RNA sequence: AUCUAUCUUCGGGGCGGGGUGCAAUUCCCCACCGGCGGUGAUGAAGGAGAUUCCUUCUCAGCCCGCGAGCCUUGGUUAAGGCAGGAUUUGGUGAGAUUCCAAAGCCGACAGUAUAGUCUGGAUGGGAGAAGAUGGAG
Repeated sequence: AUCUAUCUUCGGGGCGGGGUGCAAUUCCCCACCGGCGGUGAUGAAGGAGAUUCCUUCUCAGCCCGCGAGCCUUGGUUAAGGCAGGAUUUGGUGAGAUUCCAAAGCCGACAGUAUAGUCUGGAUGGGAGAAGAUGGAG
């Protein structure tokens, strides 16, 4: 280095304008937002070297996987199940659903005039991230 136990901290963004209406941040028109891990031809820095190679950081909402809700079993550690989403075309190229261009699409549950953006469960949970200490090595 790596593995492992315990603990600590961190760990989600967005309705602004107009219309209809008794009533809508829920409908309609125009807006706005994008969790975590992986992959990765992006970008940046550094190094070697001589035109290639290496290292570090960075790079997907819709490619793969995960998380928030509910149920069952278990006796509260955990296991199983259910629900809940979405991408094409063109370009470059050896190679791209990731780059560039364009046009699209999606967004749990409960409440309420029908909600990705409001309120609530939630001072919760959480994929995970960073660190500390002990042990193995």

The RNA shown here (FMN riboswitch aptamer (RFN element)) has 137 nucleotides and comes from Peribacillus asahii. It matches the Rfam family "FMN riboswitch aptamer (RFN element)". Its family is annotated with FMN binding in the Gene Ontology. The sequence was found by an Rfam model in a public genome assembly. Its mean pLDDT, the model's own confidence on a scale to 100, is 79. Taxonomically the source falls in Peribacillus (Bacteria, Bacillota, Bacilli, Caryophanales).